C1' cells in the first nucleotide's frame, strides 16, 4: 500500500431496529452477618470510540475517520 476482523461501564462481555434512559459476572462503595478480616446476604456504582447518512425510531443497517488486531504484497 490492498483486503478481512474488531471497537459497549474500571476489566471481561450480552444484546444486532421499538419490548434495553443498555443486561450480566468481576471489580469499587455502603449496609447486614461475623470479636476482626475474609466468605456470604441486600443494595448502590458505571458504558455503546468519533463525524455524518438511512429510517417513524439506530448499540444495532451504509459511508468516512480513529485506534487495534490478521492476510497478502
Nucleotide at each position: 500500500g490492498g483486503c478481512c476482523c474488531c471497537a459497549u461501564c474500571g476489566u471481561c462481555u450480552a444484546g444486532a431496529g421499538g419490548c434495553c434512559c443498555a443486561g450480566g459476572a468481576c471489580g469499587c462503595c455502603u449496609g447486614g452477618u461475623u470479636u476482626u478480616c475474609a466468605u456470604c446476604c441486600a443494595g448502590g456504582u458505571a458504558a455503546c470510540a468519533c463525524c455524518g447518512g438511512u429510517u417513524c425510531g439506530a448499540c444495532u443497517c451504509c459511508g468516512g475517520u480513529u485506534g487495534g488486531g490478521g492476510c497478502c504484497g

Source information: This is a predicted structure of a 73-nucleotide RNA (transfer RNA) from a Minisyncoccota bacterium. Its Rfam family is "tRNA". A reference for the family is Hou (1993), "The tertiary structure of tRNA and the development of the genetic code", Trends Biochem Sci. About the family: Transfer RNA (tRNA) molecules are approximately 80 nucleotides in length. Its mean pLDDT, the model's own confidence on a scale to 100, is 82.